[in-house]
RNA sequence: GCCUGCAUAGCUCAGUCGGUAGAGCACUUCCAUGGUAAGGAAGGGGUCACCAGUUCAAAUCUGGUUGUAGGCU
Numbered sequence: 001g002c003c004u005g006c007a008u009a010g011c012u013c014a015g016u017c018g019g020u021a022g023a024g025c026a027c028u029u030c031c032a033u034g035g036u037a038a039g040g041a042a043g044g045g046g047u048c049a050c051c052a053g054u055u056c057a058a059a060u061c062u063g064g065u066u067g068u069a070g071g072c073u
Base pairs, nucleotide, nucleotide: 001072002071003070004069005068006067007066010025011024012023013022019056027043028042029041030040031039049065050064051063052062053061
């Protein structure tokens, strides 16, 4: 230099024919126990890496940028 994958909650990740953003763990409150752990219920938390484009509508499609991992020379 060229090619490919990935970027979504604090962490690990789902989310395919474009149509209200989710799970587990963690966190907060409550229940329960003599107490702790385990367990049960409820709740908070996201401009879907960034900038543009297409569209009535974009996490999703297109282009570019950045970061990261791998491959080729």